Model confidence (mean pLDDT): 80 of 100. The part of an RNA shown here (small-subunit ribosomal RNA, central domain) has 352 nucleotides and comes from an uncultured bacterium. It matches the Rfam family "Bacterial small subunit ribosomal RNA".
[in-house]
Context: one part of a larger RNA
């Protein structure tokens, strides 16, 4: 390779856009290149094998001629399906437009209040802090405590398997700018569709570089304990970092351990958004049907099991990615990115 898989046993790319490519809605016409059917020619040594006929009194054996497979500068035909060219039609896939609600989607600017810290200054006097108990540590140079400036980083309730975003992520208030879904109608365009190799962009922390900034928490490091030791757990310190500007890393249990798209397939109960129609009524905010989205429960079905079940792991069909017994091996090496750290791609010897 070929089969068989990818939620947990090895294996969904960390998320999107998007090239090439593969696949692709209804219909009319045409071609006839896949496709069917026949006719030539070539090939595939021979044996064996197969069906046939023959011969040894049967068979084994032995003999004869056939079938069967492949190609194609050939060659008639068929036209359902796919495909290709030209000319059209069509609205149900996709877009558009109009009309409205909903959101911690993304940027930016500016305010706000609560705590912690600090600094002066006021009152105030001897302890404060801490812990299993303590001790270092602050404190008569006036602390802890309690009023009035400074500054930094985050937003208590509200808050909810709520909600928004492709993921990563997103939570004060407010104004400005932007993407994106959804609901309803059915304007308009006329298959524009889905996937997506390479490619591109974004992508949490911690890191790295410049320049700010630095309250609190805190890797490293002093210090006090605990212990046999204690390079910890526990306590007082603390520097990088945490924060903001511009620039790099590009990895995470980047988790639903579950690729993306399309269709149909039992229910029952929650909640987020929207809009109409009904049913009841003095009056739908409540009740029913309906469209998105997010749960929980369970049935066919599926699975080794555990579970999953219209948000499918279950029926199918298209594209991509991946995986092939454990270790060696998140390697080595060679490239390619990178200031570095490192990352990406990645064996094999040997070994069970």
């Nucleotide at each position: 390779u070929u089969g068989g898989g990818c939620g947990u046993a090895a294996a969904g790319a960390g998320c999107a856009u998007g090239u090439a490519g593969g696949c692709g809605g209804u219909u009319u016409u045409u071609u006839a290149a896949g496709u069917u059917u026949g006719a030539a020619g070539u090939u595939a040594a021979a044996a064996u094998g197969c069906g046939g006929g023959g011969g040894u009194u049967c068979a084994a054996c032995c003999c004869c001629g056939g079938a069967u497979g492949g190609c194609u500068u050939u060659u008639g035909g068929a036209u359902a399906c796919u495909g290709g060219g030209g000319a059209g039609a069509c609205u149900u896939g996709a877009g558009u437009g109009c009309a409205g609600g909903a959101g911690a989607g993304g940027a930016a600017a500016g305010g706000g209040g609560a705590a912690u810290u600090u600094c002066c200054a006021g009152u105030g006097u001897a302890g404060c802090g801490g812990u299993g108990a303590a001790a270092a540590g602050c404190g008569u140079a006036g602390a802890u405590a309690u009023u009035g400036g400074a500054g930094g980083a985050a937003c208590a309730c509200c808050a909810g398997u709520g909600g928004c975003g492709a993921a990563g992520g997103c939570g004060c208030c407010u104004u400005u700018u932007u993407g994106g879904a959804c609901u309803g109608u059915g304007u308009c365009u006329g298959a524009c569709g889905c996937u997506g190799a390479g490619a591109u962009g974004c992508g949490a922390a911690a890191g790295c570089c410049a320049g700010g900034g630095g309250a609190g928490c805190g890797a490293a490091c002093g210090g006090g304990a605990u212990u046999a030791g204690a390079u910890a757990c526990c306590c007082c310190g603390g520097u990088a970092g945490u924060c903001c500007u511009g620039g790099c890393c590009g990895u995470a249990a980047a988790c639903g351990a579950u690729g993306g798209g399309u269709a149909a397939u039992a229910g029952g109960u929650g909640u987020g958004g929207g809009g109409a129609g009904g049913u009841a009524u003095c009056g739908a905010c409540u009740c029913c049907u309906u469209c998105c989205g997010u749960g929980c429960c369970g049935g066919a079905g599926u699975u080794a099991a555990c579970g999953c079940a219209u948000u499918a792991a279950g029926u199918a069909c298209c594209c991509c990615g991946c995986c092939u017994g454990g270790g060696g091996a998140a390697u080595a090496c060679g490239u390619a990115c990178g200031c570095a750290a490192g990352u990406a791609u990645g064996a094999a010897a040997c070994u069970c």